[in-house]
RNA sequence: ACCUCAUCCAGAGGGGCUGAGGGACCGGCCCGAUGACGCCCCGGCAACCACCGCAGCUCGCGCUCGACGCGAGCCGGCAGGUGCCAAUUCCGGCCCGCGACCAGACCGGCGCGGGAAAGAUGAGCG
Numbered sequence: 001a002c003c004u005c006a007u008c009c010a011g012a013g014g015g016g017c018u019g020a021g022g023g024a025c026c027g028g029c030c031c032g033a034u035g036a037c038g039c040c041c042c043g044g045c046a047a048c049c050a051c052c053g054c055a056g057c058u059c060g061c062g063c064u065c066g067a068c069g070c071g072a073g074c075c076g077g078c079a080g081g082u083g084c085c086a087a088u089u090c091c092g093g094c095c096c097g098c099g100a101c102c103a104g105a106c107c108g109g110c111g112c113g114g115g116a117a118a119g120a121u122g123a124g125c126g
Base pairs, nucleotide, nucleotide: 002126003124004123005122006121007120008119013042014041015040016039017038021031022030023029025093026092027091028090043085044084045083048081049080051077052076053075056074057073058072059071060070061069062068063066089118094115095114096113097112098111099110
């Protein structure tokens, strides 16, 4: 790399260097010489993993069967490993449902909602 699982409408920016593209892809729409993107420094956000705790609730185990002990989960803490700090993953793309439009109906298009796909991040399996 691939595969599996979880999450993705919250949150968090200053400086220096560089100099033309960037927002994964396609369409749209944005950001960008008042310097984006990227790199470095500092700062911050969050809490996936790690670590710590066991007052309360729950579960398991043990015994001397209790207002007991041990372990774990919820939960709480911390910030070590990642991650992140324009716009919901910026919106849509594929499928389904509903609505308005229409004399009526269907399709398309439009609006709303749901689900996929794709992507991102973490953790895990070899």